[in-house]
Molecule: transfer RNA
Organism: Chloroflexota bacterium
RNA sequence: GGGCGCUUAGCUCAGUUGGAUAGAGCGUUCGGUUUACACCCGAAAGGUCGGCAGUUCGAGCCUGUCAGCGCCCA
Numbered sequence: 001g002g003g004c005g006c007u008u009a010g011c012u013c014a015g016u017u018g019g020a021u022a023g024a025g026c027g028u029u030c031g032g033u034u035u036a037c038a039c040c041c042g043a044a045a046g047g048u049c050g051g052c053a054g055u056u057c058g059a060g061c062c063u064g065u066c067a068g069c070g071c072c073c074a
């Protein structure tokens, strides 16, 4: 330098035919339970989906570009 893949909650990821409020597990906080802790049960907080721009009535999803990470080729 060229090609491909990935980037969504604190962590690991789902969402892949463009459609209504963006989700799960773990973690965190609060409550219940316990003499207490753990386990278990219930609830809550937490994201504007890597940045910018475009297409569209509508974008996590499509297009362009930039950035970061990984793999392959030279």
Stems, first nucleotide, its partner, number of pairs: 001073007010026004019057001028044005050066005